[in-house]
RNAcentral holds the full RNA, with entries from ENA and SILVA. A computed fold for a 510-nucleotide part of an RNA from an uncultured bacterium, annotated as small-subunit ribosomal RNA, 5' domain.
Context: one part of a larger RNA
Order: sequence, then C1' cells, then structure tokens
RNA sequence: GACGAACGCUGGCGGCGUGCCUAAUACAUGCAAGUAGAACGCUGAAGAAAGGAGCUUGCUUCUUUUGGAUGAGUUGCGAACGGGUGAGUAACGCGUAGGUAACCUGCCUUGUAGCGGGGGAUAACUAUUGGAAACGAUAGCUAAUACCGCAUAACAGCUUUUGACACAUGUUAGAAGCUUGAAAGAUGCAAUUGCAUCACUACGAGAUGGACCUGCGUUGUAUUAGCUAGUAGGUAGGGUAACGGCCUACCUAGGCGACGAUACAUAGCCGACCUGAGAGGGUGAUCGGCCACACUGGAACUGAGACACGGUCCAAACUCCUACGGGAGGCAGCAGUGGGGAAUAUUGCACAAUGGGCGAAAGCCUGAUGCAGCAACGCCGCGUGAACGAUGAAGGUCUUCGGAUCGUAAAGUUCUGUCGCAGGGGAAGAUAAUGACGGUACCCUGUGAGGAAGCACCGGCUAACUACGUGCCAGCAGCCGCGGUAAUACGUAGGGUGCUAGCGUUAUCC
Repeated sequence: GACGAACGCUGGCGGCGUGCCUAAUACAUGCAAGUAGAACGCUGAAGAAAGGAGCUUGCUUCUUUUGGAUGAGUUGCGAACGGGUGAGUAACGCGUAGGUAACCUGCCUUGUAGCGGGGGAUAACUAUUGGAAACGAUAGCUAAUACCGCAUAACAGCUUUUGACACAUGUUAGAAGCUUGAAAGAUGCAAUUGCAUCACUACGAGAUGGACCUGCGUUGUAUUAGCUAGUAGGUAGGGUAACGGCCUACCUAGGCGACGAUACAUAGCCGACCUGAGAGGGUGAUCGGCCACACUGGAACUGAGACACGGUCCAAACUCCUACGGGAGGCAGCAGUGGGGAAUAUUGCACAAUGGGCGAAAGCCUGAUGCAGCAACGCCGCGUGAACGAUGAAGGUCUUCGGAUCGUAAAGUUCUGUCGCAGGGGAAGAUAAUGACGGUACCCUGUGAGGAAGCACCGGCUAACUACGUGCCAGCAGCCGCGGUAAUACGUAGGGUGCUAGCGUUAUCC
C1' cells in the first nucleotide's frame, strides 16, 4: 500500500459499488418455463336476437339461432438459453497460434425448384372397472400442420468413366446408371378460382453456434524411478456429424521415462486484480470468456443441439406419505430455515426499461433484469457552524506561589442555512400509449445554531510531557526493552500529537 474481511470503541447524511471465503451440509413454504384457438377435435359460461309459457306487466322460465369465456387433451416451438456453484479436473481443461482435403449446424438471410393424389389409427370423450394414493385396465367414437404408403425429381446421395488441379487420403468440371421429399395446411381479402401473409419439402450459398486435431505455455514432492496388454503399431470390419484402439477380430512387440514417466499432494483456467521504478512476487471475490457439476454412482431416450439443475430409467443413502399392498422428493435458481462459523442481507416491488421464449398480432411468461430494503463492508463527497470577541472570566492542571497553561477557547454580539425539519412545485429515463423506481432526484419558500465527534498514541524507532498513584507488585510490549520509592515506558488526570465518521487491533499478500 491492499482487502469479499472479522473484532473493540464510536457513529450525522448522500452517491456508486460490494455482501456464506466455513458444511458441493440438510432443507418447511412460495415463486424461478412457458406459449400458440391464425394446427386440431371436444367442452361450451356471460352476453345478444327471435319465439313460447307463467303471470305480479316487467320479472321468471323454456326452446331455437348466435356468441365465445373457461377447462383438460392431441400437435408445434421452446424447455440444451438465461440463472447457480467450483466438488471434480495437473487435462488439448484453459491460454495463445494454427489446421479440418476428417465434420455438423434448429431458428435467421439469400437463391433455385416444388407444394399432386390417397389411407389407417389415436388421445380427449362415453361406458364398465382396479387401487388408500400415485397411477391405471378393457370396450366403443373422433380430428389435425400428428402418423403411413404412392406419384413427381436433380444441381442432392452412391457407383462407373473422361479432363484439369492439388498437400497422401483427395478437390473440381462433364457424361451414364440407380436411389430419395412434402402440409391440395391456416388466416385475411376478393368472389369462380384467384391474390397476399405465415407455414411446409428438396437442394445450393451465407451467417451464427458447436465438434475434433496439433505446436508452445500451465503447482509442489525423487524421503515417488521405473510405468504400460487395448498397452504401442499394422490389416480388416463396426461405430460416429467426423478422424482415430473409439470398439472388435487377427498379426507384430512394441510405447513412455532424469529434457522427470508413473505415483502422491494441492488446484477450476484466463482477461484481469494487488504490490513494485521495473524485473518480478502474490491472488483468481464482484464484471467478462471458457470448462466442469446439479443428493451419490451409472445409463440411454427425445431432439438441430443434452447423455439434460427445476426430463426419463436403474442402483445406493437420506427424508416424507401409506389402508403395509405400494408410492413421493432432490434450493450448487430467488427469497427464506436449521446447522457450521470470527463472519456475510428481504420468505420485498415491477415487467415501466434492456434482453429472452411462444405467437400473424393483441398479448402471456420471465426471482434474467430493472429497482427498493438491510450492513460504515469499501471508495468518493458533504456536514457537525462563520465573523468579532481579554476583566485573558469562572473552573481544571502545573507552579520557583511571582505566575504559566487550557485560551478567542467559552460567555457575549452580529450573521449564515449545507445537511435536517415543515409546506409547495416536480422530471428525464418513453418514439403514439405504457414508469416498478416514486411524489424519487431536483427546484422554491419558511424555520432556527438548534439534531450531528470520536478513536489511537505521546522512552527510541516515531509526530507528541508533566503531575499523582503503584513499588520487579499491578501491569506494558511490534523490536530494543520498562516496573525493585522521585517511572516522560504501568494506571489516572491535565496538556499535546496523529487521523477523522471513523479510529485502532488481528489475519493474509506485495
């Protein structure tokens, strides 16, 4: 000098930040991922219109037409983003520089071509029925942008072949053969088969996002010296988006290592942050990039994308419900609770802004985010008054008893109004509307010195000295060292020095 700090004493305000470093410990409760009726079939409330009946003559009720709220379901997209944590990981994990002639990419942009004709189911629903529940079973009905064939077709894929190029596998241009897709969907206008928008299918290009490979760099211990059988390489096959012992069969016997293999310990990495003149040293909180994880271990499914925090299955531990047959759960999301600890906040408001998901849109959702609350935890700013005022008052302390000092300090006089308090006005942030913050910031008026100063130190280092008490006691102390009767070093008082809403101490780093 620094700090995600803690502790002691003290504490007026504002702005901007920051706030479980320990138990990746266990979690009550609420919320954190939905959306689309312009994909689909049901359900059909309020209301409106017409007709009928009762009569109390303007109410009740019934029927029909319309209407479309709501509810669950099928389907599409999203849920792989955003948010959290740092357990694991010494590794192509990260950083940096390259490579992919070995790769994928939903939504988006752009280009080319198309959107023909059929079919069978199923949930919802109805009926019966099992179970305490979670959840089912059987029979029957129905729709779709759900599902399945068929037609169409090459610039796409595969095989063969010719030319050119290249970096080995190859790339590219041409020819031949074979193979492969879709939703006649929805809405709005027109009205006689059209137009527009949004969808859908195939292919090319782009953008974005990812995947893989490589050079170099990346903690300590040799009181860890040998390690390794899919191990190292080859052939063939499988698998993958793709290369590859990634996997399998066979063959060879290799491969790594004092330039530190292997083992053990520790640790997420970086941009950065702290310190330092620099070189270096230390750290990896907040913010940003990457990685890993989601009670523990394992596995795959769906999907463009996961081996998936708020999905599925299996196993184990724990907790809960149970009618004992069986079930349910996962805060390292935001708040919050217990526990641990020296120690770390509200079960807040709003989608107004920014951003995200869905939707044609209106809009809905969003503990992301924007704000507010708590904490001197940090940085910065402001205040606690200003001017005049000597009988140098009273009082305290010291004294050589003359005085000195606190000290213009106080009192007193004249003022000011930052902050505060009271009243009034009142934003920007929002592009037409829409403001949680918030009647906030800010402005004006009034009021009246009132409501606002402490902490540490004073032997030397090191700025700042006297008195009394104590008497190697009580105590102090970072080092040297003080204290045994005149202690500037202990305790108290007066005075002084330093910093100041803080001041000291402790821990850690330079």
The prediction has a mean pLDDT of 83. It matches the Rfam family "Bacterial small subunit ribosomal RNA".